The prediction has a mean pLDDT of 81. Transfer RNA from a Bacteriovoracaceae bacterium, 74 nucleotides, folded computationally.
RNA sequence: GGGACUAUAGCUCAGUUGGUUAGAGCUCCCGGCUCAUAACCGGGCGGUCCUCUGUUCGAAUCAGAGUAGUCCCA
Numbered sequence: 001g002g003g004a005c006u007a008u009a010g011c012u013c014a015g016u017u018g019g020u021u022a023g024a025g026c027u028c029c030c031g032g033c034u035c036a037u038a039a040c041c042g043g044g045c046g047g048u049c050c051u052c053u054g055u056u057c058g059a060a061u062c063a064g065a066g067u068a069g070u071c072c073c074a
Stems, first nucleotide, its partner, number of pairs: 001073007010026004019057001028044005050066005
C1' cells in the first nucleotide's frame, strides 16, 4: 500500500437481504422462598444500534466517507 471481517444494554450475543414497541442470557436492584446464605421463582433498571452524510414515506438493516479492532496479501 491492497483486501476481508467485526462494532447493537455494564458483559456475551441475536435481530431471517427496510415496516410500525430494538430483544435474549448473564450482571445489577427490589421482592418471594430459607434460621441464614447459595440455588430457585417473580418483577424492575439499563441503548444516540461506532461517527458523519446520503437514499427512502420509513434505516440497526441500503449507499458513500471516516474511526477502532482482528486477520490475510504485498
It matches the Rfam family "tRNA". It is annotated as a transfer RNA. About the family: Transfer RNA (tRNA) molecules are approximately 80 nucleotides in length.